This is a predicted structure of a 73-nucleotide RNA (transfer RNA) from Kocuria soli. NCBI's taxonomy places the organism under Bacteria, Actinomycetes, Micrococcales, Micrococcaceae, Kocuria. It matches the Rfam family "tRNA". Rfam classes the family as a transfer RNA.
[in-house]
RNA sequence: GCGGUUGUAGCUCAGCUGGUAGAGCAUCACCUUGCCAUGGUGAGGGUCGCGGGUUCGACUCCCGUCAACCGCU
Numbered sequence: 001g002c003g004g005u006u007g008u009a010g011c012u013c014a015g016c017u018g019g020u021a022g023a024g025c026a027u028c029a030c031c032u033u034g035c036c037a038u039g040g041u042g043a044g045g046g047u048c049g050c051g052g053g054u055u056c057g058a059c060u061c062c063c064g065u066c067a068a069c070c071g072c073u
Base pairs, nucleotide, nucleotide: 001072002071003070004069005068006067007066010025011024012023013022019056027043028042029041030040031039049065050064051063052062053061
């Protein structure tokens, strides 16, 4: 220098023939218990790596760019 994969909640990840952003764990509150643990119910938390474009509408398609990893020269 070239090619590929990945980037979404605090963490691990899902969501893709474009149509309201989700799960598990964690956190907080309540219930249960004499206390803890377990279990149950609920809540908070996201500018979907960043910047543009297409579209009525973009995590999703296109362009550029950054980072990590893998491969090639």